[in-house]
A computed fold for a 71-nucleotide RNA from a Minisyncoccota bacterium, annotated as transfer RNA. NCBI's taxonomy places the organism under Bacteria, Bacillati, Minisyncoccota. The coordinates come from a structure-prediction model, not an experiment, and the mean pLDDT is 82.
């Protein structure tokens, strides 16, 4: 320098253009003499910019970053 592929909540992943979703971890609640175990709850996420679209996590440049694979 090329060329692919990935970046979604604290953490690990789903999601092929229509409300972003589960699991763990923490919160708060019931239970308990206390904790623990189980039950309810409720909060938090689309790597950064610009574009197509009535709408973008999702299509399309850019950038930054990580991995591989060629020089």
């Nucleotide at each position: 320098g090329g060329g692919c592929g990935g970046u979604u909540a604290g953490u690990u992943a789903a999601g092929u253009g229509g409300u972003a979703u589960a699991a763990c971890c923490g919160c708060g609640g019931u239970c308990u003499c206390c904790a623990a175990a189980a039950c309810c709850g409720a909060u938090a996420u689309c790597a950064g910019g610009a574009g197509u679209u009535c709408g973008a996590u999702u299509c399309u440049c850019u950038u930054a970053c990580c991995g591989c694979c060629c020089g």